[in-house]
RNA sequence: CUUUUUCCAUCGCCGAGUCGCGCCCCCGAAGGGCGCGAGCGGGGGACCCAGGUUUCUGGGGCUAAUCGCGCAAGUCGGUUCCCCGUGUGGUCGCAGGCCGCACGGGAGCCAAGCGUAGGGCUACUCUUCGGCCCGAGCCCGUCAGCUAACCCCGCAGGCGUUGGAGAGGAGCCGC
Numbered sequence: 001c002u003u004u005u006u007c008c009a010u011c012g013c014c015g016a017g018u019c020g021c022g023c024c025c026c027c028g029a030a031g032g033g034c035g036c037g038a039g040c041g042g043g044g045g046a047c048c049c050a051g052g053u054u055u056c057u058g059g060g061g062c063u064a065a066u067c068g069c070g071c072a073a074g075u076c077g078g079u080u081c082c083c084c085g086u087g088u089g090g091u092c093g094c095a096g097g098c099c100g101c102a103c104g105g106g107a108g109c110c111a112a113g114c115g116u117a118g119g120g121c122u123a124c125u126c127u128u129c130g131g132c133c134c135g136a137g138c139c140c141g142u143c144a145g146c147u148a149a150c151c152c153c154g155c156a157g158g159c160g161u162u163g164g165a166g167a168g169g170a171g172c173c174g175c
Stems, first nucleotide, its partner, number of pairs: 011160004018038008039155006049145001058143001059140004067115003077110004082106010118134005124168006
């Protein structure tokens, strides 16, 4: 000097996931526990409206996170049980039936992967042009359209981006 990693602080990002108060444990604190309120978010739930049913091909909710191809060779895999055929082994005296295995054909499911509805960032805000990403997961439990009153639930978790132009605004310095 350069690169990488870790920790702390500040700041920032996704997200509803923030703020305040009271009581208890404790000598008192730290820390922990239990509640309340505000705010934000979600669900259930009438008339009316919608729908006219098909609830095992279950159905539904949160979320941006849906849908398609992949799927029978045109890349590469896994697998199901179902149907058909062939061969073979076992059971049976034989035919036949049944069971297992292999191969082929048909019908499905899943993964990698490729897209996609949709979503996020690009450091004052907005618009625009580019750029970089996400497109997961979880829950209810046979049950829910909308839905006033009313009822119920959550307030977590995970991270580290900063290019151009225009408009508006804010701050600092000087006079």
A computed fold for a 175-nucleotide RNA from a Planctomycetota bacterium, annotated as c-di-AMP riboswitch aptamer (ydaO/yuaA leader). It was read from a public genome assembly, where an Rfam model found it. Of the family's consensus pairs, 92% are formed in the model. Taxonomically the source falls in Planctomycetota (Bacteria, Pseudomonadati). Rfam family: c-di-AMP riboswitch aptamer (ydaO/yuaA leader). Rfam links the family to the GO terms regulation of gene expression and cyclic-di-AMP binding. The coordinates come from a structure-prediction model, not an experiment, and the mean pLDDT is 78.